Predicted 3D model of a 354-nucleotide part of an RNA (small-subunit ribosomal RNA, central domain) from Minutocellus polymorphus.
It matches the Rfam family "Bacterial small subunit ribosomal RNA".

[in-house]
Context: one part of a larger RNA
RNA sequence: CUGGGCGUAAAGAGUCCGUAGACAGUACUGUAAGUUAUUUGUUAAAUCCUAAAGCUUAACUUUAGAACAGCUUAUAAUACUACUUUACUUGAGUUUUGUUCAGAAGAGUAGAAUUCCAUGUUUAGGGAUAAGCCCCGUAGAUAUAUGGAGGAACACCUGUGGCGAAGGCGACUCUUUAGUAAAAACUGACGUUGAGGGACGAAAGUGUAGGGAGCAAACAGGAUUAGAUACCCUGGUAGUCUACACUGUAAAUUCUGAGUGCUGUAAUUCAAUUUAUAAAUAUAUUAUUUUGGAUUUUUUAAGCUAACGCCAUAAGCACUCCGCCUGAGGAGUACGAUCGCAAGGUUGGAACUC
Numbered sequence: 001c002u003g004g005g006c007g008u009a010a011a012g013a014g015u016c017c018g019u020a021g022a023c024a025g026u027a028c029u030g031u032a033a034g035u036u037a038u039u040u041g042u043u044a045a046a047u048c049c050u051a052a053a054g055c056u057u058a059a060c061u062u063u064a065g066a067a068c069a070g071c072u073u074a075u076a077a078u079a080c081u082a083c084u085u086u087a088c089u090u091g092a093g094u095u096u097u098g099u100u101c102a103g104a105a106g107a108g109u110a111g112a113a114u115u116c117c118a119u120g121u122u123u124a125g126g127g128a129u130a131a132g133c134c135c136c137g138u139a140g141a142u143a144u145a146u147g148g149a150g151g152a153a154c155a156c157c158u159g160u161g162g163c164g165a166a167g168g169c170g171a172c173u174c175u176u177u178a179g180u181a182a183a184a185a186c187u188g189a190c191g192u193u194g195a196g197g198g199a200c201g202a203a204a205g206u207g208u209a210g211g212g213a214g215c216a217a218a219c220a221g222g223a224u225u226a227g228a229u230a231c232c233c234u235g236g237u238a239g240u241c242u243a244c245a246c247u248g249u250a251a252a253u254u255c256u257g258a259g260u261g262c263u264g265u266a267a268u269u270c271a272a273u274u275u276a277u278a279a280a281u282a283u284a285u286u287a288u289u290u291u292g293g294a295u296u297u298u299u300u301a302a303g304c305u306a307a308c309g310c311c312a313u314a315a316g317c318a319c320u321c322c323g324c325c326u327g328a329g330g331a332g333u334a335c336g337a338u339c340g341c342a343a344g345g346u347u348g349g350a351a352c353u354c
Stems, first nucleotide, its partner, number of pairs: 004325003007308002012322001014200004021193003025088003030083002033081002035077004041071003049065006091190001092187006099181001101179001103177007115149007125136002162169002205246006214240002219235004257321006264300001267297001279285001303310002327354003336347004
């Protein structure tokens, strides 16, 4: 290499878009490049294989023959692939209609709570903990009442409910905007995957400018302790927030790549359609039944699996494409390259040891 794999043993890139490439629906026309059949030449001899012969046999030697396969000449075949012609509608997409949704961006607004400030009332404690200490307080705290400032987060609703490619998204209103699902019409294979490439990408971190209520790395003090650079307490700065740039990583997990088709039963949630019944009404509500689609959750058959388990949202049965794995440590390290302001990221060994 072939082969075998990737939920948990090594192994699915964090996610999507998309170039080249690979693969690609139904019917027809033509060509004959691949393909198939026959055929021409060639692939030195020896060797190998088959059948004989010769040395007493074997090895060995001699003679004859054949074969696969490669390249090549010619003639046919046309199922499949390819190219080509004309169509189709199921894949895919576009438009319209009404419905659903914490999808995204921007602007504005509200209420509760914490903190701070001002003023009033009141007086000696308050707070903290397992217990305490440091701490706050007669310069009037805590508590309580009124008013104000400012920042951040949006209780209940809230639901293995919803939306989004993933990261993620939750007060209310408005504006702009994306998408899934249903029906009808239209286009007519326009598709799938995707090396490189591009975009997005939690938290922490970085730069510049703001902001700063609460919380809180670092730091300080107090306890605890043999010690306590901790756990506990009192403070507290970066940070957390906003704008614009950067970083590009996570147990970025469903530890399960994307797409298509097929394969059993029984329930559940949401939305829409059809039919029937009842009440009220004159166009909408409730309950039940039937049909079809989508989404989510649970239980299980066959099957699969080393087992655990998975089971129509497969880890089942198949196909297409990409990524990745090959004993443990050394090591996601060194060196080089590249990206970054830096921190570091990506790519990524070997010696040696077992």